[in-house]
RNA sequence: GGGAGAUGCUUCUAGGGUUCCGAUUCAAUUCCUGAGUAUUGAAUGGCUGGUCCGAGAGAAGCAGGCUGAUCAGUAAUACUGCCGAUCGAUUGCAGUAUUACAGCGCUCAGCUACACGGCGGGAUAAAAGCCCGGGAGAU
Numbered sequence: 001g002g003g004a005g006a007u008g009c010u011u012c013u014a015g016g017g018u019u020c021c022g023a024u025u026c027a028a029u030u031c032c033u034g035a036g037u038a039u040u041g042a043a044u045g046g047c048u049g050g051u052c053c054g055a056g057a058g059a060a061g062c063a064g065g066c067u068g069a070u071c072a073g074u075a076a077u078a079c080u081g082c083c084g085a086u087c088g089a090u091u092g093c094a095g096u097a098u099u100a101c102a103g104c105g106c107u108c109a110g111c112u113a114c115a116c117g118g119c120g121g122g123a124u125a126a127a128a129g130c131c132c133g134g135g136a137g138a139u
Stems, first nucleotide, its partner, number of pairs: 007063006015053002020050002022047001023044007064112006071105001073101010114134001116137001120132003
């Protein structure tokens, strides 16, 4: 200097606005002695709320990925035992240990790090820690 990877989803939270619901205010309408209730419309999110949106640097879970172990096999080395008696050597067989190689997947365990960050723009009804964006920039 270059390349690859550092993952995805679900639920929730911090947070967010106001499409719908609700709430509040105003107006009109019906009934009516009056208050009030109900209906319709408008306005209001510095209206607690329900619906809704929602974190790379928040949480939990699932999946994916990586590493290791287990299971069967092959080869090498060492030791032990067997092969008429003793000694020695060699070969063969069996068992144990270590190392290396290779195959299929199951199961189990571990890991999945670190992370300061605008302005501005975009979507949705609208806004935001959403998206642009692990961006620009900073160290």